[in-house]
RNA sequence: AUGACUGUAAGAGGAGAGACUACCUAUGUGGUAGCGCCGAAGGAGCAAGCGUAAGCGAAUCUCUCAGGCAAAGAAGACUCUUGCAUGACG
Numbered sequence: 001a002u003g004a005c006u007g008u009a010a011g012a013g014g015a016g017a018g019a020c021u022a023c024c025u026a027u028g029u030g031g032u033a034g035c036g037c038c039g040a041a042g043g044a045g046c047a048a049g050c051g052u053a054a055g056c057g058a059a060u061c062u063c064u065c066a067g068g069c070a071a072a073g074a075a076g077a078c079u080c081u082u083g084c085a086u087g088a089c090g
Base pairs, nucleotide, nucleotide: 006085007084008083009082010081011080012079013078018035020034021033022032023031024030036069037068038067042065043063044062045061049056050055
């Protein structure tokens, strides 16, 4: 000196679901409560399989605790590009 996988930073793309009702406030679509919804922050649960047993055990699946539900804004799994770190293989 090649630079897989992984991690991290920045940039770009990035879905879904009530402009619901009542009250307060008085114009900011704010706050509270109720009902109805969404799944792609986070969280939780499980198959096959392994195991004497306990148990281990994935997700974009399931749940909806949390979060979110006009536009805007914020958040956003994941994808791409670049930089940095590491160093499988050669």
A computed fold for a 90-nucleotide RNA from Aquibacillus sediminis, annotated as Glycine riboswitch aptamer. Its Rfam family is "Glycine riboswitch aptamer". Rfam describes the family as follows. This family represents the bacterial glycine riboswitch. Glycine riboswitches usually consist of two metabolite-binding aptamers domains with similar structures in tandem. The aptamers cooperatively bind glycine to regulate the expression of downstream genes. Its mean pLDDT, the model's own confidence on a scale to 100, is 79. The sequence was found by an Rfam model in a public genome assembly.